[in-house]
Molecule: c-di-GMP-I riboswitch aptamer
Organism: Longimicrobium sp.
C1' cells in the first nucleotide's frame, strides 16, 4: 500500500409516529424528544432516480381577482442507487 468486514476496543450517528420551538411558497432544513438502522446513516448534488412549484410561461373561466388546471429546478434529497474525496478499528 491492498483487500475484507467474521472477530475485539473506544467512540460515532440517528429513522418513524406523537409532539414542540425556529426558518421556508412549498418540498424540505435546524434543534429537542426517540433508537428504525447505519462500517463511511463523515463530506460534494457529479450521472440517474425521486419530491416540491414562490416566480416563469402556457390555457381556461373572468374583472375587484388574489381563481382553476398544465408545464417547468434554478429548490430540496448522500438514510434511493451509482460515482468522487477524507477517515476509525479489527483480520488477511
Nucleotide at each position: 500500500a491492498g483487500c475484507u468486514g467474521c472477530u475485539c476496543a473506544g467512540a460515532g450517528c440517528a429513522a418513524a409516529c406523537c409532539c414542540c420551538g425556529c426558518u421556508g411558497a412549498a418540498a424540505g432544513g435546524c434543534g429537542g424528544u426517540g433508537a428504525c438502522g447505519c462500517a463511511g446513516a463523515g463530506c460534494c448534488a457529479c450521472g440517474g432516480g425521486g419530491c416540491u412549484a414562490c416566480c416563469g410561461c402556457g390555457a381556461c373561466a373572468g374583472u375587484g381577482a388574489c381563481g382553476u388546471c398544465g408545464c417547468c429546478a434554478u429548490g430540496c434529497u448522500c438514510g434511493c442507487c451509482g460515482g468522487g474525496c477524507c477517515g476509525c478499528c479489527a483480520g488477511c